[in-house]
RNA sequence: AGCGACAAGGGCAAACCCGUCGAAAGGCGGGGACGCAAAGCCACGGGGCCGAUCUGGGUCAGCCGGGCUACCGAAC
Numbered sequence: 001a002g003c004g005a006c007a008a009g010g011g012c013a014a015a016c017c018c019g020u021c022g023a024a025a026g027g028c029g030g031g032g033a034c035g036c037a038a039a040g041c042c043a044c045g046g047g048g049c050c051g052a053u054c055u056g057g058g059u060c061a062g063c064c065g066g067g068c069u070a071c072c073g074a075a076c
């Protein structure tokens, strides 16, 4: 450095419900846990979703790839 254990200490939080913002997809806060070793961050490539103003715009990082950053340390 790769890698990732029925390890330790911790972390995040799907569906669903409530509140709130938005035209919507969806975001944020609270509850809640299906899961996650980057489920931390970034729309760069592919892809999904939305349509109010479409040669355009928005959204999803918990779809895949890529980039940046990071805790721990069994085996290999």
Stems, first nucleotide, its partner, number of pairs: 002076001003073002011036002016031006034062001040068003044065003047060004

This is a predicted structure of a 76-nucleotide RNA (c-di-GMP-I-GGC riboswitch aptamer) from Actinotalea sp. The model forms 95% of the base pairs in the Rfam consensus. NCBI's taxonomy places the organism under Bacteria, Bacillati, Actinomycetota, Cellulomonadaceae, Actinotalea.